[in-house]
Context: one part of a larger RNA
RNA sequence: UGACGGGGGCUCACACAAGCGGUGGAGCAUGUUGCUUAAUUCGAGGCAACGCGAAGAACCUUACCUGGGUUUGACAUGGUCGGAUUAACCCCGUGAAAGCGGGGCCACACCCGCAAGGGUGGAACGAUCACAGGUGCUGCAUGGCUGUCGUCAGCUCGUGCUGUGAAGUGUCGGGUUAAGUCCUCUAACGAGCGCAACCCCUAUCGUUAGUUGCUCACGCGUCAAGGCGAGUACUCUAGCGAGACUGCCGGUGUCAAACCGGAGGAAGGCGGGGAUGACGUCAAGUCCUCAUGGCCCUUACAUCCAGGGUUGCAAACGUGCUACAAUGGCGCGCACAAAGCGACGCGAGGCCGCGAGGCGGAGCAAAUCGCAAAAAACGCGCCCCAGUUCGGAUUGCAGGCUGCAACUCGCCUGCAUGAAGUCGGAAUCGCUAGUAAUCGGAGAUCAGCUACGCUCCGGUGAAUAAGUUCCUGAGCCUUGUACA
Numbered sequence: 001u002g003a004c005g006g007g008g009g010c011u012c013a014c015a016c017a018a019g020c021g022g023u024g025g026a027g028c029a030u031g032u033u034g035c036u037u038a039a040u041u042c043g044a045g046g047c048a049a050c051g052c053g054a055a056g057a058a059c060c061u062u063a064c065c066u067g068g069g070u071u072u073g074a075c076a077u078g079g080u081c082g083g084a085u086u087a088a089c090c091c092c093g094u095g096a097a098a099g100c101g102g103g104g105c106c107a108c109a110c111c112c113g114c115a116a117g118g119g120u121g122g123a124a125c126g127a128u129c130a131c132a133g134g135u136g137c138u139g140c141a142u143g144g145c146u147g148u149c150g151u152c153a154g155c156u157c158g159u160g161c162u163g164u165g166a167a168g169u170g171u172c173g174g175g176u177u178a179a180g181u182c183c184u185c186u187a188a189c190g191a192g193c194g195c196a197a198c199c200c201c202u203a204u205c206g207u208u209a210g211u212u213g214c215u216c217a218c219g220c221g222u223c224a225a226g227g228c229g230a231g232u233a234c235u236c237u238a239g240c241g242a243g244a245c246u247g248c249c250g251g252u253g254u255c256a257a258a259c260c261g262g263a264g265g266a267a268g269g270c271g272g273g274g275a276u277g278a279c280g281u282c283a284a285g286u287c288c289u290c291a292u293g294g295c296c297c298u299u300a301c302a303u304c305c306a307g308g309g310u311u312g313c314a315a316a317c318g319u320g321c322u323a324c325a326a327u328g329g330c331g332c333g334c335a336c337a338a339a340g341c342g343a344c345g346c347g348a349g350g351c352c353g354c355g356a357g358g359c360g361g362a363g364c365a366a367a368u369c370g371c372a373a374a375a376a377a378c379g380c381g382c383c384c385c386a387g388u389u390c391g392g393a394u395u396g397c398a399g400g401c402u403g404c405a406a407c408u409c410g411c412c413u414g415c416a417u418g419a420a421g422u423c424g425g426a427a428u429c430g431c432u433a434g435u436a437a438u439c440g441g442a443g444a445u446c447a448g449c450u451a452c453g454c455u456c457c458g459g460u461g462a463a464u465a466a467g468u469u470c471c472u473g474a475g476c477c478u479u480g481u482a483c484a
Stems, first nucleotide, its partner, number of pairs: 001484002003481003007478007015468002019431005026322008034313002042053002064308007073131001077130006089104006108121005133297002136295003142291002144286003147282001149280001154193006160169003173184003199274004204242007214231002218229003245268001248262005324424001328383006340371003345364002350359003390421001395416007437460007
């Protein structure tokens, strides 16, 4: 100087407390361990691995296994040789395909030539040599990227001063803040990386602009409808601007910083959310994104193909979904969003089908057309507390869709079947407001989909705390130490 302490002081955080909803019990989905296997490819491992890499494993993907092939190679560059045969294309045989064997056809440019034909050249092809190739090993050789402490308030430097020196001071003390934020004091005075602000979204208003958006007034028109003429008020869209700064008032406070209360205001003391992650820590993660040193393989650890596997199932764990019902289930009626996506696409009205879906094709590169119905809510009716009109697993049959192909191993529909489950032990998680809870919508990936995942979007919309004794983690000061 640090680190540590079942030392002390001060402070903070859904850390606890207060409260709401879960997990742990059930069924299923998904990831992992284990076991099994020819293979069940590999990585990730307390927090910070386990719906993680994977934002799409039937083939492909694919890295694994079995079998069948190829060896200058599936891909790149160059050298030498060959010769106009070949390659591409078409056909035949063999084969599961890849491949192997055979046949047909025939280029381009320039020169000579009437033509037939001949010569040269590059590409391609064949041979050969350099080389290619490796998701093989090492993340403890590395770059890059990422997680984490942690959006925690810290981490340092120059000069000066103090100390023999390591080092200290500054950065401490008193107050204050979300903050090393600011004030004050001061052997320190300044500065840098962080904090904050500058950026984006959102909440109010103005202005500019009115089409594809909107509809106050006038007119036309309809069962109805901005459907039409028209208008640019309003909503909205999207550019510019205004607005919030402790600015004003009162109180507290060291004549400070600031804090408490109030006014006005759409918004008040950081208005809400995002992006933004200091010096560093964990030899943290990744050689399977990529790049790369070294090592290793080179008729194989390379490469092509078919099939299988990554989906196996005594068991264990994580993360989810659906429930156990009456604040509910079912039937009928009837409202109200936002954000997205669409041409190899979204696909309306109509017709067929109980339905999944099919036929058909209007319109739309989309504020115009479509996906599209929002759902919970609300109104009326049935059920009457039961393993039920709860719950939907499992299984049988019949179908639909995508795709070369749904056996291993897809999703969806209808009929039938109708399991466990009556609120979950010890333990444990999330959340402080438009949050939790609950309800639906969209997108990426994508032919299809094992999505109940993930990322966004809006609808309905709480309870509780304003405390710091304790548990956990963190910051500052201080103290002890036989630790570094």
The part of an RNA shown here (small-subunit ribosomal RNA, 3' major domain) has 484 nucleotides and comes from an uncultured Phycisphaeraceae bacterium. Model confidence (mean pLDDT): 83 of 100. The RNAcentral record of the full RNA draws on ENA and SILVA.